Predicted 3D model of RNase P RNA and transfer RNA as a complex of 461 nucleotides.
It holds a member of the Rfam family "Bacterial RNase P class A". By type it is a ribozyme.
The prediction has a mean pLDDT of 76.
[in-house]
RNA sequence: UCCGCCGGACAGGUGGCCGCCGGUUCUCGCAAGAGGACGGGAGGAAAGUCCGGUCUCCAUUGGGCGGCGUGCCGGCUAACGGCCGGGGGGGCGUUCUCAAAGGACGCUUUACGGAUCAGUGCCACAGAAAAUGUACCGCCCCGGUAAACGAUCGCCGGGGUAAGGGUGAAAAGGUGCGGUAAGAGCGCACCGCGGCGGCGGUAACGCCGGCCGGCAGGGAAAACCCCACGCGGAGCAAGACCAAAUAGGGGAGGAUGCGGCGGCCCGUCGCGCUACCACUCCCGGGUAGGUCGCUUGAGCUUCGCAGUAAUGCGAAGCCUAGACGAAUGGCCACCGCCGCGAGCGAUCGCGGAACGGAAACCGGCUUAUCGUCCGGCGGACUCC
RNA sequence: GAGCGGGUCGCCAAGUCGGUUAAGGCGCAUUCCUGCCGAGGGUGCAUACGUCGGUUCGAGCCCGGCCCCGCUCUCCA
Numbered sequence: 001u002c003c004g005c006c007g008g009a010c011a012g013g014u015g016g017c018c019g020c021c022g023g024u025u026c027u028c029g030c031a032a033g034a035g036g037a038c039g040g041g042a043g044g045a046a047a048g049u050c051c052g053g054u055c056u057c058c059a060u061u062g063g064g065c066g067g068c069g070u071g072c073c074g075g076c077u078a079a080c081g082g083c084c085g086g087g088g089g090g091g092c093g094u095u096c097u098c099a100a101a102g103g104a105c106g107c108u109u110u111a112c113g114g115a116u117c118a119g120u121g122c123c124a125c126a127g128a129a130a131a132u133g134u135a136c137c138g139c140c141c142c143g144g145u146a147a148a149c150g151a152u153c154g155c156c157g158g159g160g161u162a163a164g165g166g167u168g169a170a171a172a173g174g175u176g177c178g179g180u181a182a183g184a185g186c187g188c189a190c191c192g193c194g195g196c197g198g199c200g201g202u203a204a205c206g207c208c209g210g211c212c213g214g215c216a217g218g219g220a221a222a223a224c225c226c227c228a229c230g231c232g233g234a235g236c237a238a239g240a241c242c243a244a245a246u247a248g249g250g251g252a253g254g255a256u257g258c259g260g261c262g263g264c265c266c267g268u269c270g271c272g273c274u275a276c277c278a279c280u281c282c283c284g285g286g287u288a289g290g291u292c293g294c295u296u297g298a299g300c301u302u303c304g305c306a307g308u309a310a311u312g313c314g315a316a317g318c319c320u321a322g323a324c325g326a327a328u329g330g331c332c333a334c335c336g337c338c339g340c341g342a343g344c345g346a347u348c349g350c351g352g353a354a355c356g357g358a359a360a361c362c363g364g365c366u367u368a369u370c371g372u373c374c375g376g377c378g379g380a381c382u383c384c
Numbered sequence: 385g386a387g388c389g390g391g392u393c394g395c396c397a398a399g400u401c402g403g404u405u406a407a408g409g410c411g412c413a414u415u416c417c418u419g420c421c422g423a424g425g426g427u428g429c430a431u432a433c434g435u436c437g438g439u440u441c442g443a444g445c446c447c448g449g450c451c452c453c454g455c456u457c458u459c460c461a
Base pairs, nucleotide, nucleotide: 001380002379003378004377005376006375007374008373009372010371012335013334014333015332016331017330018329020041021040023038024037025036026035027034028033043355047366048365050364051363052362053361054360055235056234057233058232067231068230069229070228071227072086073085074084075083076082087112088110089109090108091107092106093105094104095103096102113226114225119224120223122219123218136165137164138161139160140159141158142157143156144155145154173191174190175189176188177187178186192215193213194212195211196210197208198207199206200205239292240291241290242289249283250282251281252280253279257273258272260271261270262269299318300317301316302315303314304313305312306311337352338351339350340349341348342347385457386456387455388454389453390452391451394410395409396408403441411429412428413427414426415425416424434450435449436448437447438446
């Protein structure tokens, strides 16, 4: 200098002109409103809506069954399936060593409780046997069988054997020696495994040339399940308030109605009764519409302290979008970044700049992303 | 904005407890039958589990991420 992996930060800047959203304030105006000034206006993911919470409404004596989720240990946090640290496992590299095995160190990765000491089920095909063990080939022994005896081979029958062949993703501890008819943890040594004990560690777990057991034993729980822990439901279109027009609902008034009463008939007048509809007034609910929720909050910046860290505590300063058919934009100039070309050079010309766009808010995860910078580890090349 | 459901040949669709070659119908091609067409019969169909990973010996099915499509949501009762 380049390349690879991992982690972190940034996501162009300044100025001018024209616009948009909302805020404070001033002037004019009876008001509606108009104009001016000042300051604010997208992100690291605002995304997916995958987790967890705040908040709001509903439900709720308590308990059990069921359902869903999480899953090594410790810590952090309002909480979490998140984060930090550690342990175990996997991968890569360096080093110790002649080498291998193994150890130490570094980086990276990990959905990592339980299949022994709960239970049920599954492991296709192939293969002898796929999990209370099995004999296809082979190996070994015994008996019988060609009639004198013996041996060998063949055949038949009985038995032993998982060391060999072969099958499979997976074959019942591995290597070696002994042993045996042939074999076999059958015996022994080493390695591995399980249990107990001791020591270290908060724990997961680690160490032991301590003891015991020849080793009841494969995989899979992202099969059912068991164990431990957690979880009430819905979601700002939650929810609260104000409230038209029209049409419903409730109430009151009211005669133009009456085969009621009064003065002898009609008329008329007065009193009374009824009122489905129509009319007048009042009340109440919902809708349209409007207001609130709505942005001061697990907030931001700087510094100090505690802690390996996540994070916590303290001090000082700051206010930083709030729309709803939904603002946050466009143009120009200069500077900065990257690439290409020209030029001896200073420099000049051309091109490029991603993913994406708040909608109650917050903490995470996941996914998308042109490029620049920083840090850790490793490799290659060059120089000293 | 919030909450749900679903992706299997060109179309409609089955797939039970993960198991070998993923049904079936429509459609298409070819052939038989017919004088011809249709109907019917036979044969075939190149092409399918949305995509990327993981668990597993083995995934359409189990688990996770992403992509696409569809539906519902004023208030009161």